[in-house]
RNA sequence: GGGAUGAUAUCUCCGAAUACCGUUUAGGCAGUGGGGGACCCAAUUUUUUUGGGGUGAAUCUGAGUCUCAGAGGGGCGAUUGGGCGCCCCAACCCGUCAGCUAACCUCGCAGGAGUACACCAAGCGCUUGU
Numbered sequence: 001g002g003g004a005u006g007a008u009a010u011c012u013c014c015g016a017a018u019a020c021c022g023u024u025u026a027g028g029c030a031g032u033g034g035g036g037g038a039c040c041c042a043a044u045u046u047u048u049u050u051g052g053g054g055u056g057a058a059u060c061u062g063a064g065u066c067u068c069a070g071a072g073g074g075g076c077g078a079u080u081g082g083g084c085g086c087c088c089c090a091a092c093c094c095g096u097c098a099g100c101u102a103a104c105c106u107c108g109c110a111g112g113a114g115u116a117c118a119c120c121a122a123g124c125g126c127u128u129g130u
Base pairs, nucleotide, nucleotide: 011114012113013112014111018030020028021027031109032108033107034106035105036104041099051097052094053093054092055091059071060070061069062068063067072089073088074087075086076085077084080122082120083119
């Protein structure tokens, strides 16, 4: 000097999951995410039955070898429209019940992971010097 591996954050990623204050509590406030809930509109065959519904990107179809294909949906590559590349399509909840929905009511602000330089090109921005 180069390469590889491991660890690590005040940095980064998924996500609504953050900031401030406080007597640190069943807290407050701002911001943000979700649910319920009229007229009107929509829907008209529902009923423990083919039950239905919610959060979430996480669905649908075909075959069938619970994994393969197609369609569709979502994330990342450190400012982002392009290119190229890599990856995901889970899990949980309500409990027979909920269309939309103003007022109104109500719940959440968790959890998990990566890395020590960050693909290519173009453009933009900031800083410094002349």
This is a predicted structure of a 130-nucleotide RNA (c-di-AMP riboswitch aptamer (ydaO/yuaA leader)) from Firmicutes bacterium UBA4996. The organism belongs to Bacillota, within Bacteria.